């Protein structure tokens, strides 16, 4: 696009179509096939005439009914079971045939018999029916005459296509109804002819299977004979052995065939409702009669099933005709009018019958028309739905105006189709199922008339709410886990419209079975290899046929459809007409280049001859070789080990003398060195020599011979590595399985110690391999270089050898054009072209399974399906990763130092445990972290008590100044009550600030998403990288450039370079520290100089140090060297400081959905007398327990105790707090001074001096308790720091493992700060004193570049492989079982029909009357359907159990 469609949702009208595609399943009832009295005998009604005895006879008349007979019934109508076939379709053939009705024509239509139905009686039966007697006509049936003709049989002539066909002549045989009827015609018999109709042969065409390869005995011819209209094994008998078949016989599945119809550009492909044409069927099967025609839908006989009737003896019956049931099913209609009209039967006609046909109902099944209204109308109403709250959108849409009125509906009128045929007063009438329908007209009112499906990409259409991987969607990709244009809903929009969607079928897109128009080296796909056989294809010339092959004419190619082009229904769809087309098939006339037959020539292909030549080509052998290795045997020297391994061992061997060594022997296997991407062979493969023998190919050259002998090659045949199987030998060494040892979590391995088949020969099977150049073969043609192996041949050379050249073969390599998806390939093609042959069609299932063959077996060939996935695969890219390489960084690792893990405590998590122990952070990059500090507060939590416009923020409206002070209740929060106050601005109405009561928008929420977010932070990583723009390459992703050579701390610099530039990283530009200078001079400082209570205290200086503003300085800038002369790099000189001087600050593009909704801020969902506020207790602080970070410490380099000395940065008015006093102490009392280079905290310790303690759980250590105290704070109970006195716990340097530091760093020491009312073993921040090491870049962990390989891409914390375990699905094997279908073989045979007939019966003819001819019944033979029996085969179901297999 399309349906004979169905199914959901809707549905207003007409037209013209269509409508059991399943059950060829079973039918109740109706009707669908009659007519003819002008064949015939009876019947004999309404009339009509007559006669009367007025209800009877007579006539006449012909309705009506059976029946004899004619003619129809064989057509119309249905349906596709069946059939793969001469069954269709075309085209031809019959000299091998046949036609009833009808047409021309032609000749005739004559004489006679016997009969029988109907009737009329009797019988039998339940009935359907049937007997029997008697009677009767024919156009029923029978003899006879006649004979143009036909037919037989003889002979002439002429023609053909071979059999044979036409006329002509003799001859013999032979037919009919003197029939209806009133004239007129209708009939009826024999010939011819036509027409129609059929029958039978032939050529060609159309399904799948070869997992059906052989098939056949009437089979194939012959003869003779039946048989039929008619050929013909169509049947019989006998005679030969034919006959089909890979160009698919025979079997299986399937299936009516065709014009046509969908579909597509076309070639196809599917299809065969409806309409036509052929065909086969008629309940199943089987037979025949009749007729012109059946072997017969609504006839007959027989069997079987099934249904019905029955009095049980016995009968009926056949919708696959139209209507209807009932069944099957998604699913398919009316038990309708009528023969007016087409046509058909019968009849002279009238007319009668027609479920054929014309209509009509019903079904949106489908195709076409129409119509639901049409203009105008903005304040862009209201509603709806969104919203950024403005508005926007539905939407001129309505609503109101003004108009129409198709089609429904109403009401009047109203066809055509009607010709014929009949009547007829000859003018004329008469006939319509559809139908009161089509059409026309009037009339009223916008009046009765829209839905469906879809809006994520494909593929036109997105918003919101609601759900939350649920519930659903889904053609394919997918969507849904809280913000879904993808479910559902609604608003909008889009699409088509009386329909719209879905579902199923075909085509078609799909060049995705490729004829047109594919491919095969790595995606599927080249047989392992050769030989040849059928076939296909084939060099140059010439003749000839003319078969293919071109072209012209006839004939066909039905109709319909189909295209055009006219006509008719208002238009359309429909329908009528004309032309086309029908691409096909057959004759026949011409042509003859191709191809092809045939007959001829020729040498380029192709062999062969003849001279040369390399070679691990192949066989048979049989010889025979030794460097030598091993093993074994004998012997001899000699001794304690020997062998084994990556490292090291064990098992073995060995005092019974090994291993080592020297000598002799045996035996078997394989052949260093030459040796080569070299050599030969189809291919598998071949390598010790040599001799000999025996083969096969092959290259070179010569051009003597053959004349196309060729090429490929389905089937077939040989060959074929290695392992395997057989029989017999053989067996040193190696070595599957098997022992032992080892390694390991194991370890049926990998090492080792042993060791059997095996390997080796003979023979004989197997027949596969990554049998690969993954690349079939042959030929021809298409730039090159540069190697090698064989030959021939020029040049040069005296000659050889070398060396250049040229050619012909074969073997690598790189490379153009050209081909490829790319990788590559490129004269040895994957390029450009012929010829042959094999092979592919998505992955899995599976190279399985069943069957078939081959095999001794192990297998091997051929070769599926169910089912199930949406992908499987090449290539090449970018990244990641790698027990892949390189090449370089980092306290990475060594090298050192100090720790952590043991101990007791502090912290912080885990965990359990609670009413609560709020939350968060969870490798590294949480775990002294948010938290720079939880007794109340904090605070987010639990419990209890309490508020509700609220603790807080805006508006409103009343009251009241605000505010302060007292008592009472309660834990408070609150609540009552009493008093004190009356302020400020004013236009005097009020109004501001606050305060309290009220209502109601609202506040509020540390409530939930950090996977909805911003901002901020963490990490890779202070690593050195990340990109762009233009150009270039590549089909493209991409790549180049960023990549090589140096170099750097550095993508930092230089050089090269198809790149050229730039940006974000580095570095540099800020800050602090080292050094000098200038400038300033208090509070700091003090060399000089005065004073001094000896304190820079005073006066004073401005040097010095500080302090804090500006500036110098370093730049690989200078020398040497190396090194490309270059970037730099070593090494020096100068200097405070040397190669980034140290240290901070600064974190490229990114990644972790990293962390944080509990800093803040945010989107969306929640909560609203609470998830919000208040309060007062507790809780965050609890402990079997485990880890993270730390503190003290286990001591003598120490402790204590006394003496003494040196800093830096901070802080300080709710604060530091000096002296003084007191208290052993913490501390208190007073309290100067400082708002700070001035007062204070403030006493640095570690150090140095001395004394004392001796290795002890101690004078180490300081947890825990017991008791007394001080601080802070409303308040140290849970829950605080500190002091005293007292007690004195684990610890004796600390497994496995594990962290930190490269210098003013570690360690080690003491100091301030924040935070805070107190409250650090933590954090920030300061300084004192002050090491040790670094050879290196194997190794671990982590980073950079660059390479490689990938089956990874949430990226190796990847991805995947198989058992096992469950489920669930299909298959395959199975003791069996139970159906279809079919072969063979045998019983047995109904009806028929053929043949026989001695048996009964018998009108018509004949007849000597006796019979006879015929005929019928019957019996009986052959065929034969159903049936049965046995035994094979195909196939379908099923099956305990059982195999893989697929999904989860």
């Nucleotide at each position: 696009g399309a349906c004979g469609a169905a199914c959901g949702c809707u549905g207003g009208c007409g037209g013209c179509g269509u409508g059991c595609u399943u059950a060829a399943c079973a039918c109740a009832u109706g009707c669908a096939a009659g007519u003819c009295g002008a064949a015939c005998g009876a019947u004999g009604a309404u009339g009509c005439c007559a006669g009367c005895u007025u209800g009877c006879u007579g006539g006449u008349g012909g309705a009506u009914u059976a029946g004899u007979g004619g003619c129809g019934a064989a057509c119309g109508g249905g349906u596709g079971a069946g059939u793969a076939a001469c069954a269709c379709g075309u085209g031809a053939g019959c000299a091998a045939c046949c036609u009833g009705c009808c047409c021309c024509u032609g000749a005739c239509u004559u004489c006679g018999g016997g009969a029988u139905a109907a009737c009329c009686g009797c019988g039998g039966g339940a009935a359907a029916c049937c007997g029997u007697g008697g009677c009767u006509a024919a156009u029923a049936c029978c003899g006879g005459a006649u004979a143009u003709g036909a037919c037989g049989c003889g002979u002439c002539a002429c023609c053909g296509c071979a059999u044979g066909g036409u006329g002509g002549u003799g001859u013999g045989c032979g037919g009919a109804g003197a029939g209806a009827u009133u004239u007129a015609u209708c009939g009826g018999u024999u010939g011819g002819g036509g027409a129609u109709g059929g029958g039978c042969u032939c050529g060609c065409g159309g399904c799948c299977u070869a997992u059906c390869a052989g098939c056949u005995u009437g089979u194939u011819g012959g003869u003779g004979g039946g048989g039929u209209g008619a050929u013909g094994g169509c049947c019989u008998a006998c005679c030969a052995a034919g006959g089909c078949g890979a160009c698919g016989a025979c079997g299986g599945g399937u299936a009516g065939c065709c014009g046509g119809c969908c579909u597509g550009a076309g070639a196809g492909g599917g299809u065969g409702a409806c309409c036509g044409g052929c065909c086969a069927c008629a309940c199943u099967g089987g037979g025949a009669c009749u007729g012109a025609g059946a072997c017969a839908c609504g006839g007959c006989c027989c069997a079987g099933a099934c249904u019905c009737c029955u009095a049980c003896g016995g009968g009926a019956g056949g919708c696959a005709g139209c209507a209807g049931u009932g069944g099957g099913g998604a699913a398919u209609a009316u038990u309708g009018c009528a023969c007016a009209a087409u046509g058909g039967g019968c009849g002279c006609a009238a007319g009668c019958c027609u479920g054929a046909u014309g209509c009509a109902g019903c079904g949106a099944c489908g195709c076409c028309g129409c119509g639901u209204g049409a203009g105008g109308g903005a304040u862009g109403a209201c509603g709806g739905c969104c919203u950024u709250c403005g508005g926007g959108u539905u939407g001129u849409a309505a609503g109101c105006c003004u108009c129409u009125u198709u089609c429904a509906g109403u009401a009047g009128g109203g066809a055509a189709g009607a010709a014929g045929g009949c009547c007829u007063u000859c003018g004329g009438g008469u006939u319509g199922a559809c139908g009161g329908u089509a059409c026309c007209u009037g009339c009223a009112g916008a009046a009765g008339a829209a839905g469906c499906g879809c809006c994520g990409g494909c593929u036109a259409a997105c918003u919101a709410c609601g759900u939350g991987c649920c519930a659903g969607c889904a053609g394919c990709c997918g969507c849904g886990g809280u913000a879904a244009u993808a479910c559902g809903u609604a608003g909008g929009g889009c699409g088509c419209a009386a329909g719209c969607g879905u579902u199923g079928u075909c085509c078609g897109g799909a060049a995705u079975u490729a004829u047109u128009g594919g491919g095969c080296g790595u995606a599927a796909a080249g047989a392992g290899c050769u030989c040849g056989u059928a076939g296909g294809c084939g060099g140059u010339u010439u003749g000839u046929c003319g078969c293919g092959u071109c072209u012209g004419c006839u004939g066909u190619g039905a109709a319909a459809a189909c295209g055009c082009g006219a006509g008719g229904c208002u238009u359309a769809a429909c329908c009528u007409c004309g032309c086309g087309c029908c691409u096909g098939c057959a004759g026949u006339g011409g042509g003859u280049a191709c191809g092809g037959g045939c007959a001829g020539a020729c040498u380029a292909g192709a062999g062969u001859g003849c001279g040369g030549u390399a070679g691990g080509g192949g066989g048979a052998g049989a010889c025979u070789g030794g460097a030598a290795u091993u093993u074994c045997c004998u012997g001899g020297u000699g001794u304690a080990g020997c062998g084994g391994u990556g490292g090291a061992a064990a098992u073995g061997c060995g005092c019974a003398g090994a291993u080592a060594u020297c000598a002799g022997g045996a035996g078997g296997a394989a052949c260093a060195c030459c040796g080569g991407u070299g050599g030969c062979g189809a291919a598998g493969g071949c390598g010790g020599g040599u001799u000999u023998u025996u083969u096969g190919g092959g290259c070179c050259g010569u051009u003597a011979c053959u004349g196309a002998c060729g090429c490929u090659g389905a089937g077939g045949a040989g060959c074929g590595a290695a392992a395997g199987c057989a029989u017999g030998g053989g067996g040193a060494g190696c070595g599957a399985a098997c022992a032992g040892g080892a390694u390991u979590a194991g370890a049926u391995a990998c090492c080792c110690u042993g060791g059997u088949a095996g390997u080796c020969c003979a023979u004989g099977c197997c027949g596969u391999a990554a049998a690969c150049g993954u690349u079939g073969g042959g030929c021809a043609c298409u730039a090159g270089g540069u190697g090698u192996g064989g030959g021939a041949c020029c040049c040069a050379u005296u000659c050889c050898a070398c060396g250049g050249g040229u050619u012909c073969c074969g073997u690598g390599c790189c490379g153009c054009a050209g081909c490829u998806a790319a990788c590559g390939c490129a004269u040895u093609a994957a390029g450009u072209g012929c010829c042959c042959c094999g092979c592919c069609u998505g992955g899995g299932g599976a190279g399985u399974a069943c069957g078939g063959c081959c095999g001794c077996a192990a297998g091997g060939c051929u070769a599926a399906a169910a089912c199930u996935c949406a992908a499987a695969g090449g290539a090449a890219u970018u990244g990641a990763c790698g027990g892949g390489g390189g090449c370089c960084c980092g306290c990475a690792c060594a090298a050192g130092c100090g720790g952590c893990g043991g101990a007791g405590c502090a912290u912080g998590c885990g965990g359990a445990u609670u009413a609560a122990u709020u939350c968060g952070a969870u490798g590294c990059a949480a775990c002294g972290c948010g938290a720079a500090g939880a007794a109340c507060c904090u605070u987010a939590c639990c419990u209890a008590c309490c508020c509700u416009u609220g603790a807080c923020a805006u508006c409103c409206c009343c009251g009241g100044a605000a505010u302060c002070c007292g008592c009472c209740a309660g834990a408070g929060a609150u609540g009552g009550c009493g008093g004190a106050g009356u302020g400020c601005c004013u236009u005097c109405g009020g109004g501001a600030a606050c305060c309290g009561a009220g209502a109601g928008a609202c506040a509020g929420g540390u409530g939930c998403u950090g996977c909805a977010u911003g901002g901020c932070u963490g990490u890779c990583g202070u690593c050195a990288g990340c990109u762009c723009g233009u150009g270039u390459u590549g089909u493209g992703a991409a790549a180049u450039g960023u990549u090589g050579g140096g170099u750097u701390a550095a993508g930092u610099c230089c050089c090269g370079u198809a790149a050229c530039g730039a940006g974000c990283g580095c570095a540099a530009c800020c800050c602090u520290u080292g050094u000098c200078c200038c400038u300033a001079u208090u509070u700091g400082c003090c060399a000089g100089c005065g004073a001094u209570u000896c304190g820079g205290u005073c006066g004073g200086g401005a040097a010095c140090u500080c302090u804090a503003g500006g500036g110098a300085g370093a730049c690989u800038g200078c020398c040497g060297g190396u090194g490309a002369c270059a970037a730099a790099c070593c090494g020096g000189a100068g200097g405070a400081a040397g190669g980034u001087g140290g240290g901070g600050a600064c974190g490229a593009c990114g990644u972790c959905a990293a962390g944080u909704c509990a800093u803040c801020a945010u989107g969306g969902c929640c909560c609203u007398u609470a998830c919000g506020g208040g309060u007062a207790g507790g809780g965050c602080u609890a402990c079997a327990c485990a880890c993270g970070u730390g503190c003290u410490a286990c001591a003598a380099u120490g402790g204590u105790c006394a003496g003494u000395a040196c800093a830096a940065a901070g802080g300080g008015u709710u604060g530091c707090g000096a002296a003084c006093u007191u208290g052993c102490g913490a501390g208190a009392g007073u309290g100067a001074g400082c708002c700070a280079a001035u007062c204070c905290c403030a006493g640095a310790a570690a150090g140095c001096u001395g004394a004392u303690c001796u290795c002890a759980g101690u004078c180490c250590g300081g947890a825990u308790c017991g008791g007394a105290g001080u601080c802070u704070g409303c308040a140290a109970c849970u829950c605080g720091a500190c002091u005293c006195c007292g007690u004195g716990a684990a610890g004796u340097c600390g497994g496995a493992a594990u962290c930190g530091c490269u210098a003013g760093u570690a360690a080690u020491c003491g100091u301030g700060a924040a935070u805070c009312a107190g409250a650090a073993u933590g954090u920030c921040a300061c300084g004192g004193u002050g090491a040790a090491u670094a050879c290196g870049u194997u190794c671990c962990c982590g980073g950079g570049c660059c390479u490689u390989g990938u089956a990874c891409a949430c990226a190796c914390c990847g991805c995947c492989c198989g058992u096992c375990a469950c489920a669930c699905c299909a298959u395959g094997g199975g003791a069996g079982u139970g159906g279809a279908c079919u072969g063979c073989a045998c019983c047995a045979g109904a009806a028929g029909u053929g043949g026989u007939u001695a048996g009964c019966c018998u009108a018509a003819c004949c007849u000597u009357c006796g019979g006879g001819a015929g005929g019928g019944c019957g019996a009986u033979c052959a065929c034969c359907a159903c049936g049965g029996u046995g035994u094979g085969g195909u196939u379908c179901a099923u099956g305990a159990c059982u195999g893989g297999g697929g999904u989860g």

The RNA shown here (small-subunit ribosomal RNA) has 1448 nucleotides and comes from an uncultured bacterium.
The coordinates come from a structure-prediction model, not an experiment, and the mean pLDDT is 83.
Rfam family: Bacterial small subunit ribosomal RNA.